Overview:
Model confidence (mean pLDDT): 88 of 100. A computed fold for a 344-nucleotide part of an RNA from a Gammaproteobacteria bacterium, annotated as large-subunit ribosomal RNA, domain IV. Rfam family: Bacterial large subunit ribosomal RNA. Its family is annotated with structural constituent of ribosome and ribosome in the Gene Ontology. The organism belongs to Gammaproteobacteria, within Bacteria.
Context: one part of a larger RNA
RNA sequence: CCCAGGAGAAGGAACUCGGCAAAUUGACACCGUAACUUCGGGAUAAGGUGUGCCCCGGUAGGUUGUAGAGAUUUACUCUCGAAGGCCGAUGGGGUUGCAAGAAAUCGGUGGCUGCGACUGUUUAACAAAAACACAGCACUCUGCAAAGUCGAAAGACGACGUAUAGGGUGUGACGCCUGCCCGGUGCCGGAAGGUUAAGUGAUGGGGUGCAAGCUCUUGAUCGAAGCCCCGGUAAACGGCGGCCGUAACUAUAACGGUCCUAAGGUAGCGAAAUUCCUUGUCGGGUAAGUUCCGACCUGCACGAAUGGCGUAACGAUGGCCACACUGUCUCCUCUUGGGACUCA
Numbered sequence: 001c002c003c004a005g006g007a008g009a010a011g012g013a014a015c016u017c018g019g020c021a022a023a024u025u026g027a028c029a030c031c032g033u034a035a036c037u038u039c040g041g042g043a044u045a046a047g048g049u050g051u052g053c054c055c056c057g058g059u060a061g062g063u064u065g066u067a068g069a070g071a072u073u074u075a076c077u078c079u080c081g082a083a084g085g086c087c088g089a090u091g092g093g094g095u096u097g098c099a100a101g102a103a104a105u106c107g108g109u110g111g112c113u114g115c116g117a118c119u120g121u122u123u124a125a126c127a128a129a130a131a132c133a134c135a136g137c138a139c140u141c142u143g144c145a146a147a148g149u150c151g152a153a154a155g156a157c158g159a160c161g162u163a164u165a166g167g168g169u170g171u172g173a174c175g176c177c178u179g180c181c182c183g184g185u186g187c188c189g190g191a192a193g194g195u196u197a198a199g200u201g202a203u204g205g206g207g208u209g210c211a212a213g214c215u216c217u218u219g220a221u222c223g224a225a226g227c228c229c230c231g232g233u234a235a236a237c238g239g240c241g242g243c244c245g246u247a248a249c250u251a252u253a254a255c256g257g258u259c260c261u262a263a264g265g266u267a268g269c270g271a272a273a274u275u276c277c278u279u280g281u282c283g284g285g286u287a288a289g290u291u292c293c294g295a296c297c298u299g300c301a302c303g304a305a306u307g308g309c310g311u312a313a314c315g316a317u318g319g320c321c322a323c324a325c326u327g328u329c330u331c332c333u334c335u336u337g338g339g340a341c342u343c344a
Stems, first nucleotide, its partner, number of pairs: 001339008010330002014328001019325001027051005036041001038173001052095005061087004068080004072075001108323007115315002120132002136171007148157003174310004179240003184237002186233005193228003199222001204217005241259005268302001269299001280296005
């Protein structure tokens, strides 16, 4: 010096990306316990007190209930209840020790906030999460030889089920809600019309033949789905503007004009897991805060099941703060065991 432990004056997070690690807490009984809440929780919230052994004393009391006693509705009745069995304090006195849950086992706590409702699942061997799943919600397909899936097929699953069933897709408990746009793409509907393949084959022409004909060609007409066309549909894929002016200080613009669009972003939220400028501005917390919390709105580039906004509980989840606690640190020291190293 390294590894694994133990102890530490004063200070107590000044360490550090970050209290990482360590320390604190810890059991049982009693007292006591806030906001909030889906009334279940939150909660072991928080915060306190007690704890060994001996004696009063296995006492008081509880329970079971024999003998016995009493009562009446005379019953496999009820009440009391010595004995015996089981459980068993409060309180008072004493006592050992530094210390009484003497060891071991055995939560640190609280506050604000993001995300995800929750318990679960996951990258076997660098990621456990905000990702996946989830109950719930919605759309859509499917009438049974179902749809869908596997399979040249037979057949099988679906299902020995039958629309309160089964498949697919999206969202993701719960609460309040879920605005406008069908122009594009998709899907659904549409006895007309247009286009149109094979097929049909009117007419004309060529070759050959005396001819009948054979053959080559021309291609009028009729002719399905699809597409065009006409509608519907956004919890289908998706989309949800610009410029100019205007109020008796200024500023701003409820208001007006104009262009464009299928329609111009509603409620709610907002420097956000989204904010470039940006460490925005203001407030809080600190002596000092690019983080955090609360506001503002100028949203580069939130926004409503690609869900919006809230939300008790929950989380080996992210951020911030406080108390307690500590060798994380100021600043290192001593010590136990094992290594390394030097010498023999």